[in-house]
Molecule: RNase P RNA; transfer RNA
Organism: Polyangia bacterium
RNA sequence: CGAGUGGUCCCUGCGGCCGCCGGCGGGGCCCUCCGGGGACCCGCCGGAGGAAAGUCCGGGCUCCAGAGGGCAGGACGGUCCGUAACGCGGACGCCGGGCGACCGGCGGAAAGUGCCACAGAGAACAGACCGCCCCGGUCUUCGGACCGGAGCAAGGGUGAAACGGUGGGGUAAGAGCCCACCGCCCCGGCGGCGACGUCGGGGGCACGGCAAACCCCGUCCGGAGCAAGACCAAGCAGGGGACCGGGUGGCCCGCUCAACGUCCCCGGGUAGGUCGCUAGAGGCGGGCGGCAACGUCCGUCCCAGAUGAAUGAUCGCACUCGACAGAACCCGGCUUACAGGACCACUCGCCUC
RNA sequence: GGCGCCGUAGCCAAGCGGUAAGGCAGAGGUCUGCAAAACCUCCAUCACCGGUUCGAAUCCGGUCGGCGCCU
Numbered sequence: 001c002g003a004g005u006g007g008u009c010c011c012u013g014c015g016g017c018c019g020c021c022g023g024c025g026g027g028g029c030c031c032u033c034c035g036g037g038g039a040c041c042c043g044c045c046g047g048a049g050g051a052a053a054g055u056c057c058g059g060g061c062u063c064c065a066g067a068g069g070g071c072a073g074g075a076c077g078g079u080c081c082g083u084a085a086c087g088c089g090g091a092c093g094c095c096g097g098g099c100g101a102c103c104g105g106c107g108g109a110a111a112g113u114g115c116c117a118c119a120g121a122g123a124a125c126a127g128a129c130c131g132c133c134c135c136g137g138u139c140u141u142c143g144g145a146c147c148g149g150a151g152c153a154a155g156g157g158u159g160a161a162a163c164g165g166u167g168g169g170g171u172a173a174g175a176g177c178c179c180a181c182c183g184c185c186c187c188g189g190c191g192g193c194g195a196c197g198u199c200g201g202g203g204g205c206a207c208g209g210c211a212a213a214c215c216c217c218g219u220c221c222g223g224a225g226c227a228a229g230a231c232c233a234a235g236c237a238g239g240g241g242a243c244c245g246g247g248u249g250g251c252c253c254g255c256u257c258a259a260c261g262u263c264c265c266c267g268g269g270u271a272g273g274u275c276g277c278u279a280g281a282g283g284c285g286g287g288c289g290g291c292a293a294c295g296u297c298c299g300u301c302c303c304a305g306a307u308g309a310a311u312g313a314u315c316g317c318a319c320u321c322g323a324c325a326g327a328a329c330c331c332g333g334c335u336u337a338c339a340g341g342a343c344c345a346c347u348c349g350c351c352u353c
Numbered sequence: 354g355g356c357g358c359c360g361u362a363g364c365c366a367a368g369c370g371g372u373a374a375g376g377c378a379g380a381g382g383u384c385u386g387c388a389a390a391a392c393c394u395c396c397a398u399c400a401c402c403g404g405u406u407c408g409a410a411u412c413c414g415g416u417c418g419g420c421g422c423c424u
Stems, first nucleotide, its partner, number of pairs: 001349010012318005018312001020047008029038003049324001053335002056333005061225004068253004073221005078092005093106005107216002112214002114210003129156002131152002134149006164182006183205001184203008229275004238266006245257003282301008319322001354423007363377003371407001379395005400416005
C1' cells in the first nucleotide's frame, strides 16, 4: 500500500429570536374549614434512541397464600463460569468451513412407538434386476448362445440414504472368510472441576436417517398484567340468580373470605382528580480481584415523566449536506430497520528499511 | 399502552411432512342458426425472508398485513 476479520463509539454542529412539557425559587391577586389551594407574571435548571420499534425471552413491581403439593402444559439443551434472571454473555471442548484473523453447529436414534414419497430386486435383523462362477443337458460358425440346478454379492444400476472403507491374501467366483492400516464398540491407566484429551489392551463389527415426529433424560417455569393496583369526589333505580359460592391458575388438593356478606347477569349512572411515576440490578472516573463475562470498594453526577399526551418554527454560519426513526411502569438481553463517520486489536499478500 | 387470533386463485374454502381438493367468477373450446344449460381444458411465488429435513402450504425463528378484547 492492497484485500479482509472481530469489536467499541458517534448520530449534523454552533449561535440568536419566538413557542411547548416538567421541576425549583420569587411576586402581587383570588378562594379558604387558616392546614392550604388556584390561575397569572418574572428568573433559573432539565427535556427522546441506539434501536425509544417488534413485544420474542428474562427479571423487578402490583394483586391474588410473602404462591404450597400433584397432574397436565410449555421452554431450554456440549462443559464450566457470570448474572436478579434468561432462550443472554464469557472462557474452554468436539465437529464442519476458511491459507489465515475468524465464522457456524452441539443431550439421547444399541427404552419404546412412528415415518422414510417417487425410483428401485431390496428402505432396516433387507435383497438379487443386470452381472460373476461351477455342474448337467441341447445347439454351435468352436468365440459362445439357450435351458435346468447350485453358489456369490466383487462390479453395474435405482435412490437423499443400500447393513464399515482402502489394499493384500484367499477362492470356481466371492465374502471380515483371514491379515495390515483407518473407522467403530468395550475395558483399564494417566491428565483435566468438567465437556474431553492421551496411552495401552481386547473384540471381526453388532448399532441407517429423522427427536424444529411422538417420546426419554436433565434443568427451569403459579396466573395476570401499570388499562396491574390503591384512594378521593360526583352521579344513579332497581331487578333476577348462586352460596354445591368467590378469591381470573387448564384440572384436583390445600389455603383463604363470610351471610347487614361475597360473586355473576340484566338495567341505570359517571367519562373528573390524586398516588403508582421514576434515584435506578443508574451514569462517569479511578483502585483492587478475575484469562474474560463480571464482581467489589472509593470519589463524583442527577439525566423526560406527559394523560389528547411536550422537542417545533424561523434566521445566520460551518461541513463530508445529515439514514432508520419519537419515551408512556422500569430494567437486562435478543431480533428487526438504518445514510455516513471515528477509533482499537488482529490476519493474509506485495514492496521498502 | 397491554393481551389474543388469522393470512391458500378475483371470492368462498379443504389439506396438518411426499405431484395443492372442490364450488362461484373469468378465459378458450365442443354443441347450436345465435344464445342458455351441459361437458372438456386453462388460471396458485400457499403473505414475505431464513432454518430443520432427502423433501415444507404443513415443523421452528424473524418480518409484513388484517381482525378482536382490556379502561